[in-house]
Molecule: transfer RNA
Organism: uncultured Alphaproteobacteria bacterium
């Protein structure tokens, strides 16, 4: 160097056919429950959807370029 793939909250990942406000479970933070710990219940906080531009009335989702990362070829 060529191609195929991820990429979304700390983390592991979902997110049909673009559709109005992004979500799970973990983990943190506060309350409750306990003599205390841990289990459970409630309740918050946490997103540049990798990054730029284009398409469209609208993009996490299409398309193009660009970066990281991973596996194939050379």
């Nucleotide at each position: 160097g060529g191609g195929u793939g991820u990429g979304u909250a700390g983390c592991u990942c979902a997110g049909g056919u673009g559709g109005u406000u992004a979500g799970a479970g973990c983990g943190u933070u506060a309350c409750g429950u306990u003599g205390a710990c841990a289990u459970c219940g409630u309740a918050a906080a946490g997103g540049u959807c990798g990054c730029a531009a284009g398409u469209u009335c609208g993009a996490g989702u299409c398309u193009u370029g660009c970066c990281a990362c991973a596996c194939c070829c050379a």